[in-house]
The prediction has a mean pLDDT of 77. This is a predicted structure of a 336-nucleotide RNA (Bacterial RNase P class A) from a Gammaproteobacteria bacterium. It matches the Rfam family "Bacterial RNase P class A". Rfam's curators write: Ribonuclease P (RNase P) is a ubiquitous endoribonuclease, found in archaea, bacteria and eukarya as well as chloroplasts and mitochondria. The sequence was found by an Rfam model in a public genome assembly.
RNA sequence: GGAGUUAGCCAGGUAAUCGCUGCUUAAAGCAGAGGAAAGUCCGGGCUCCACAGGGCAGGGUGCCAGGUAACGCCUGGGAGGCGCGAGCCUACGGCUAGUGCAACAGAAAGAAUACCGCCUGCGAAAGCAGGUAAGGGUGAAAUGGUGUGGUAAGAGCGCACCGCAUUACUGGUAACAGUGGUGGCAAGGUAAACCCCACCCGGAGCAAGACCAAAUAGGGAUCCAGAUGCUGCUGCCCGCAGUUGGGUUCGGGUAGGUCGCUAUAGGUGCUUGGUGACAAGUAUCACAGAUGAAUGAUUACCCUCGACAGAACCCGGCUUAUUGCUAACUCCCAGU
Numbered sequence: 001g002g003a004g005u006u007a008g009c010c011a012g013g014u015a016a017u018c019g020c021u022g023c024u025u026a027a028a029g030c031a032g033a034g035g036a037a038a039g040u041c042c043g044g045g046c047u048c049c050a051c052a053g054g055g056c057a058g059g060g061u062g063c064c065a066g067g068u069a070a071c072g073c074c075u076g077g078g079a080g081g082c083g084c085g086a087g088c089c090u091a092c093g094g095c096u097a098g099u100g101c102a103a104c105a106g107a108a109a110g111a112a113u114a115c116c117g118c119c120u121g122c123g124a125a126a127g128c129a130g131g132u133a134a135g136g137g138u139g140a141a142a143u144g145g146u147g148u149g150g151u152a153a154g155a156g157c158g159c160a161c162c163g164c165a166u167u168a169c170u171g172g173u174a175a176c177a178g179u180g181g182u183g184g185c186a187a188g189g190u191a192a193a194c195c196c197c198a199c200c201c202g203g204a205g206c207a208a209g210a211c212c213a214a215a216u217a218g219g220g221a222u223c224c225a226g227a228u229g230c231u232g233c234u235g236c237c238c239g240c241a242g243u244u245g246g247g248u249u250c251g252g253g254u255a256g257g258u259c260g261c262u263a264u265a266g267g268u269g270c271u272u273g274g275u276g277a278c279a280a281g282u283a284u285c286a287c288a289g290a291u292g293a294a295u296g297a298u299u300a301c302c303c304u305c306g307a308c309a310g311a312a313c314c315c316g317g318c319u320u321a322u323u324g325c326u327a328a329c330u331c332c333c334a335g336u
Base pairs, nucleotide, nucleotide: 001332002331003330004329005328006327007326008325009324012302013301014300015299016298017297018296020032021031022030023029034308038319039318041317042316043315044314045313046205047204048203049202053238054237055236056235058201059200060199061198062197063077064076065075066074067073078092079090080089081088082087093196094195098194099193100190101189115136116135117132118131119130120129121128122127144162145161146160147159148158149157163185164183165182166181167180168179169178170177171176209259210258211257212256219250220249221248222247223246224245229243230242231241232240233239264286266285267284268283269282270281271280272279273278
């Protein structure tokens, strides 16, 4: 100097004038869109069903241990994989419970198989019979791999090492790792295929829901059922609660206001504990509540010259979009 990896911060600033919304002591003053407010993908708080359960169906997650209100999130570790490296990724339980799937090619695609080849016998030869799966071919994948001995030629047929299965010990909370013993041990792959296993899960949603005021028509028609009935509780069953109920259709009135609506699993500083996520203690602060929808305009100066982009009940995450700045680490090149 270049190329990368990881983490963090900001999101133009200052001043003045006028304007908008909320609070307020209603003068004055104070406060006023985000790190993602986006996606509506998860988890909850809250409200109602509802006094509140059980089962089936259905759905979700999937290594281990922690954190959290909880999670499909976060932290740390293990295994597998990618990268020279700093680092990064994982839809990471089970194929000997069962059922499927793998076109074509190939002899044969799962107790599957002999096309070429190799060996033995017969034969003048062509060829026939038997053995074989080490070599070749096909294919994404072909009877564990490498070496060696042996054989008519071969094969875990034997042996060594690796792999696999099983077992003991050691370390670790565990996933798992290491060391040793035994066994020639193979019928492979795929579960983001159906499925099995373990754990978890009521439903609907702020347009939830509660209250006030006003108005109309305490309307009409029709169908079903009739307490052994009907309605409600996502679907079904049980159970529970309520009860002259429910469905379809025609017609009329209202669509206004208040609450919910922001003090919370809240933010920040310090101390202690922990590898960490985080927890505890202590001190301090109040940081939007609109409802056809609030922060805009002008002037002056500064500068890193400003991207992506606007709350609508609230919070914790994940994912996506994106400017600038800072720090640490890794690799390469050149010079001293």